[in-house]
RNA sequence: UCGGACGUAGCGCAGAGGCAGGCGCACCGCCUCGGCAAGGCGGAAACACCGGUUCGAAUCCGGUCGUCCGAA
Numbered sequence: 001u002c003g004g005a006c007g008u009a010g011c012g013c014a015g016a017g018g019c020a021g022g023c024g025c026a027c028c029g030c031c032u033c034g035g036c037a038a039g040g041c042g043g044a045a046a047c048a049c050c051g052g053u054u055c056g057a058a059u060c061c062g063g064u065c066g067u068c069c070g071a072a
Stems, first nucleotide, its partner, number of pairs: 001071007010025004018055001027043005048064005
């Protein structure tokens, strides 16, 4: 320098045009227990950024940034 893949919650992942942005662990509160753990109920927290397409974008397209892989 070129090509490819990826970027969603604190962490690991799903979701691939509309139905609700969700699951596990972690975190917070309450209950249970003499207490801890375990368990039950509830809660907070996220689509890398900028544009475009569309009635509608986390999802499709372009660009930027970042990570990883490959080529030279």
This is a predicted structure of a 72-nucleotide RNA (transfer RNA). The sequence is in RNAcentral, with records from ENA. Rfam family: tRNA. It is annotated as a transfer RNA.